[in-house]
Molecule: transfer RNA
Organism: Bakuella subtropica
RNA sequence: AAGGGUAUAAUUUAAUGGUAGAAUAGUGGUCUUCAAAACCACACGCGGGGGUUCAAUUCCUCCUACUCUUG
Numbered sequence: 001a002a003g004g005g006u007a008u009a010a011u012u013u014a015a016u017g018g019u020a021g022a023a024u025a026g027u028g029g030u031c032u033u034c035a036a037a038a039c040c041a042c043a044c045g046c047g048g049g050g051g052u053u054c055a056a057u058u059c060c061u062c063c064u065a066c067u068c069u070u071g
Stems, first nucleotide, its partner, number of pairs: 001070007010024004018054001026042005047063005
């Protein structure tokens, strides 16, 4: 320099156009003499701009970050 991939919760990850789920972690509660474990509940979300669409995490485009390949 050219080309490809990825970006979703604190972390690891689902969701191929129609209400964003789960696990772990966190907080509160139940239980326990206390704690752990278990169970219940709560909070935490789609990298940024633009476009298509009645409707976008999803499709298109640009940018940013990381990463891979070639030179």